This is a predicted structure of a 1459-nucleotide RNA (small-subunit ribosomal RNA) from an uncultured prokaryote. Model confidence (mean pLDDT): 84 of 100.
RNA sequence: AGAGUUUGAUCCUGGCUCAGAACGAACGCUGGCGGCAUGCCUAACACAUGCAAGUCGCACGAUAAGCCGUUUUCGGAUGGUGGACAGUGGCGCACGGGUGAGUAACAUGUGGGGACCUGCCUGAUAGUAAGGGACAACAGUUGGAAACGACUGCUAAUACCUUAUACGCCCUUCGGGGGAAAGAUUUAUCGCUAUCAGAUGGACCCGCACUAGAUUAGAUAGUUGGUGAGGUAAUGGCUCACCAAGUCUACGAUCUAUAGCUGGUUUGAGAAGAUGAUCAGCCACAUUGGGACUGAGACACGGCCCAGACUCCUACGGGAGGCAGCAGUGGGGAAUAUUGUACAAUGGACGCAAGUCUGAUACAGCAAUGCCGCGUGAGUGAAGAAGGCCUUAGGGUUGUAAAACUCUUUCGCUAGGGAAGAUAAUGACGGUACCUAGUAAAGAAGUCCCGGCUAACUCCGUGCCAGCAGCCGCGGUAAUACGGAGGGGACUAGCGUUGUUCGGAAUUACUGGGCGUAAAGAGUUCGUAGGCGGAUAAGCAAGUAAGAGGUGAAAGCCCAGGGCUCAACCCUGGAACUGCCUUUUAAACUGCUUAUCUAGAGACUGAUAGAGGUUAGGGGAAUACCUAGUGUAGAGGUGAAAUUCGUAGAUAUUAGGUGGAACACCAGUGGCGAAGGCGCCUAACUGGAUCAGUACUGACGCUGAGGAACGAAAGCGUGGGGAGCAAACAGGAUUAGAUACCCUGGUAGUCCACGCCGUAAACGAUGAGUGCUAGAUGUUAGAAGGCUUAGCCUUUUAGUGUCGCAGCUAACGCAUUAAGCACUCCGCCUGGGGAGUACGGUCGCAAGAUUAAAACUCAAAGGAAUUGACGGGGGCCCGCACAAGCGGUGGAGCAUGUGGUUUAAUUCGAAGCAACGCGAAGAACCUUACCAGCCCUUGACAUACAGAGAACUUACUAGAGAUAGUUUGGUGCCUUCGGGAGCUCUGAUACAGGUGCUGCAUGGCUGUCGUCAGCUCGUGUCGUGAGAUGUUGGGUUAAGUCCCGUAACGAGCGCAACCCUUAUCCUUAUUUGCCAGCACGUAAUGGUGGGAACUCUAAGGAGACUGCCGGUGACAAACCGGAGGAAGGAGAGGAUGACGUCAAGUCAUCAUGGCCCUUACGGCCUGGGCUACACACGUGCUACAAUGGGAAGUACAGAGGCUGCAAUACCGCGAGAGUACGCUAAUCCCUUAAAGCCAGUCCUAGUCCGGAUUGGAGUCUGCAACUCGACUCCAUGAAGCUGGAAUCGCUAGUAAUCGCGGAUCAGAAUGCCGCGGUGAAUUCGUUCCCGGGCCUUGUACACACCGCCCGUCACAUCAUGGGAGUGGGCUGCAAAAGAAGUGGCUAGUCUAACCUUCGGGAGGACGGGCACCACUUUGUGGUUCAUGACUGGGAUGAAGUCGUAACAAGGUAGCCGUA
Repeated sequence: AGAGUUUGAUCCUGGCUCAGAACGAACGCUGGCGGCAUGCCUAACACAUGCAAGUCGCACGAUAAGCCGUUUUCGGAUGGUGGACAGUGGCGCACGGGUGAGUAACAUGUGGGGACCUGCCUGAUAGUAAGGGACAACAGUUGGAAACGACUGCUAAUACCUUAUACGCCCUUCGGGGGAAAGAUUUAUCGCUAUCAGAUGGACCCGCACUAGAUUAGAUAGUUGGUGAGGUAAUGGCUCACCAAGUCUACGAUCUAUAGCUGGUUUGAGAAGAUGAUCAGCCACAUUGGGACUGAGACACGGCCCAGACUCCUACGGGAGGCAGCAGUGGGGAAUAUUGUACAAUGGACGCAAGUCUGAUACAGCAAUGCCGCGUGAGUGAAGAAGGCCUUAGGGUUGUAAAACUCUUUCGCUAGGGAAGAUAAUGACGGUACCUAGUAAAGAAGUCCCGGCUAACUCCGUGCCAGCAGCCGCGGUAAUACGGAGGGGACUAGCGUUGUUCGGAAUUACUGGGCGUAAAGAGUUCGUAGGCGGAUAAGCAAGUAAGAGGUGAAAGCCCAGGGCUCAACCCUGGAACUGCCUUUUAAACUGCUUAUCUAGAGACUGAUAGAGGUUAGGGGAAUACCUAGUGUAGAGGUGAAAUUCGUAGAUAUUAGGUGGAACACCAGUGGCGAAGGCGCCUAACUGGAUCAGUACUGACGCUGAGGAACGAAAGCGUGGGGAGCAAACAGGAUUAGAUACCCUGGUAGUCCACGCCGUAAACGAUGAGUGCUAGAUGUUAGAAGGCUUAGCCUUUUAGUGUCGCAGCUAACGCAUUAAGCACUCCGCCUGGGGAGUACGGUCGCAAGAUUAAAACUCAAAGGAAUUGACGGGGGCCCGCACAAGCGGUGGAGCAUGUGGUUUAAUUCGAAGCAACGCGAAGAACCUUACCAGCCCUUGACAUACAGAGAACUUACUAGAGAUAGUUUGGUGCCUUCGGGAGCUCUGAUACAGGUGCUGCAUGGCUGUCGUCAGCUCGUGUCGUGAGAUGUUGGGUUAAGUCCCGUAACGAGCGCAACCCUUAUCCUUAUUUGCCAGCACGUAAUGGUGGGAACUCUAAGGAGACUGCCGGUGACAAACCGGAGGAAGGAGAGGAUGACGUCAAGUCAUCAUGGCCCUUACGGCCUGGGCUACACACGUGCUACAAUGGGAAGUACAGAGGCUGCAAUACCGCGAGAGUACGCUAAUCCCUUAAAGCCAGUCCUAGUCCGGAUUGGAGUCUGCAACUCGACUCCAUGAAGCUGGAAUCGCUAGUAAUCGCGGAUCAGAAUGCCGCGGUGAAUUCGUUCCCGGGCCUUGUACACACCGCCCGUCACAUCAUGGGAGUGGGCUGCAAAAGAAGUGGCUAGUCUAACCUUCGGGAGGACGGGCACCACUUUGUGGUUCAUGACUGGGAUGAAGUCGUAACAAGGUAGCCGUA
């Protein structure tokens, strides 16, 4: 310090997630030792048991046991000592210890203040005199279960009371008045009283700081103040009486929720965030609520009284209790320890002291809860052992690791010694720390991870299952992501997980963010508070700056030093504590005060432009309607129609009239206005702006939370008005439907007046103001100057546009009208959805507006730009793509393939184009993979081993055959003589075998876009980048073909060319081909001699290149026309298929990974099937006839042949048979090519067309034609008379038509592949259909339109709103109630101290009553939580239903507001 994740890729915005640190933690696995810390975060829930506050006999009376005396009637009595259990009295119990419920507060923190108190302690002064009456204990009687009492009697004091005294003290009307004490012991102290002062502790007041909510905006009657009184230690409405009406609050009162505060802790670079365990300071509380008493101090944790709840005891009458002290128990919970030891130390209470008490404290126990330290061994050791794992089978790795040898003993264990803590005594800890000896490598390693982030990889298993997961995401048969193993990585007595906090997050931005399009500028203006504010001078010193002083507890953090062997830990010192207060100084800046100025702002004068606003009046064109005329059958409307109007006279046309609304041309990115908005003319009233001038005012300014006003359309209310248009509605169309788009009608509304509403994509998606920062060019309104004046030029001010530099921006873009550079003020934003929704409030007549959440859910949502793809977007261009033509298919019969069906099986594959006469260039058996049945199991086939045998072969029997049995003949080849090679049989094991699966694991091959013209690269340049440029543009081409231009220059794969065939010529060659000329010969024939001219054959060349001419074009490329030429602009045809697309096809051609079968999914055989048949489709053949059929004659090709083609004679009607010449082919054969031509017949008919089907008879091939071949003859003679919607091929030697050959093949083509013969028509053209190329545009698509995606409905789950209500909590108001207690009142009862005139009084207690008041009760509100039949929307879910709203012109452009 960053990283992952939105996309095909990119940049940005933006959220989510991770790596770090921390913890009073918990859970999982594991666990050797020690030191130091820490340990109920939940139920302030309930508590058994023990302990946690007592002490003093030097205050007092009395006194048990024991001890010492005296006495004794030996029972005892008595004195002393002693001090138990109690009692009176003193001090303490208000400290220490616990907890955090309450508390948003003078509670806390910090800094100040004055009107106070303070036991014990310190210092000082003075005093300590004289008396008195009681009450406990105790004794007796008595009540009660108990707790606890009642009555009578006795008694002491440092208990209580009176008197005296009073330097100082208090009160005072300044005359005076008031008030104290306690002794005990012994011989020196300890006490007591009063006062002053100190110290310590406490009380009170104030400034500042201190959580969230405005969906809490008003709160307050003792409330705010005054006077007087009371009360308190003390100020004060603290309380009361009276008077006044104040006080707090937008700088957030009141209310609600939450919370002890701080030093600190933790994270962070810091600012800051979170937190408030342990330790320390303060506060609050002690079962809940209230109350006071005592006291120096409490309204009191281990005190009292009362009330409530709970628990316990009870004899039912009454009583007792309070662990948030230490242990401990139950409960709650994910979770937190021993009913330990000691007062040895430190500290506390009491005491003169000894001492007693002390769960404070010091220690120990439990827990890896944390931090720190140590160990589990060290060295040598390659045969790189064994085993494991992997493997390409060679090896690699675990791994110097182990073993083995040598060495050491920390920790532990055993034994011995043994501190400090203590300054005289006293040591719980303590079997201490520590030291020494012994012991044996001996007792001591795990956890998580290994797809990326993130260090670390392989095998097996599993097969979208089981599972993993922090995010992205893995898993559907080759998973580095699941589980196991091997190996590796990280940390280590721990390691992971979960939770929480900070960080990263500049993701709330003070440091340090934004708002045109990503979330975000309020619709606009005015203006209050507030914030900010021009120039000069002087003063003040609030802010500001500097110095000094006080304070900022200790601990902690940091630095230095020191102590435990180190460290953690501890000690000492320093620094720091960024703060607050006081004080001195400075005066630049801000502020305040005073004085002045004119540049901001305003004012005045003179002009100017304008749809600025309001009101009134006026005008013409057009629509509609009415009246009248002319006139006749249609009009209107649409894509096409219909509804509609019209013979009762429409539409059209003429004239007149009525009425309402809107104002053509001018008209303009022109004008005005704050925005909304404003458009005929005239007048009145009225707001603002600009320019020019000026001798005025003198900062009067800017912004603006709340607030106010204005604010399109729609909508609402009342009353008018209503021509046109037009929600709703009706009808007609369209459609699968059409509650729409289109058409015909049509009501609210649109218009006016008045009043509401207050919203819009109210947009420049850009708040207002000020200053500064290159220009160019339009336009509107002014002004100044100049000139050559219908005007032009220059300068300048104010508006309004376009382009553009710097700069900015994620980019697009903005750019003096900023989105640049700065300042001031306001508004707003913080992931998407839920949602601008719910609830609450405010406003509104309503509609609704405004303010405005949460639960839940997702890992994205989004902006700009890029490349593609797509569009019922655009432009250009091409193609038998359309058009123009010719011929077909679709109808019939048949052939063939497919689907379907059937079947034991009808083997398998191919599936739009690009499956379907396809694999199959040929299923009777074989093929054959399918089915049935009979058989075989190392196998039909390969390699290796052992044994035997030549191999092989003849015949017979059984069987459907495979097979089995018997049988005949036969001993081979090579040899270095050792043997070797080949073949057959038997046996055993490795293995064979599989047309079994996966073409979505693959290779190879192939189809297709497409023979379309494209696809890329290097360097350079541009861009943050994806990318772009080049490859775009202007021309041209069949072509990214070529030329020109050009931030590109070049290059590669494609195109073209090179190759083959064909068209012309030449040369060479001349047999089997040829025959002009010469010759011979035949019935005839190149038959023969011969020839090499011609044709042909097959080798090599020539030829065509826009080369020439003219025109067009840009002086180009090229195109058009022409000449010549066999051929002309690629002459024609073929082979040739770029980068890639389709997970295209093929595991059944072959090869191959993985999986599966192994007496079978392998192998052999016989028979059957692949040939089925209601039907549907594709591809073909033959036809429907006269351009034809039948019969006769006759002419002209190219290709093929030895398991072959086969002549000829003879036979058969024929298929064919038969004979066998010839030919390994320019020789022989297939072989008569057919259409054609010639003459004749049929005469439009289901025919002399057509030939299916069927019967009969045959031929051929073949072991074998039944299932199931082809052909022939005789007979039979079906459908069919040119084919609906639709659809296919073809641009020239082509279509059409005619026959011939070949491959496969025993046989079996209407198929396929070839060959030639005859031989057309048409192309205006590119609007449309299909496909393609280039450019451009839009996009929410990128699996790329077969895309994406919206809403209702149905089902399931989840959270939430409403809801008749219901049940709790808190609380306001009005009342009731009134315990204990306190304060007044009171003479009913009782009464020791003092007084007394002895009667009584003073005073007190009890009682009574008044006031205040807790619990409690009633009524009525508010608020919050839970729940609720039913109901609303929301979210999520695999393939559900209905439509298709949006994204392309999304097929009606979309969107916003409203009904």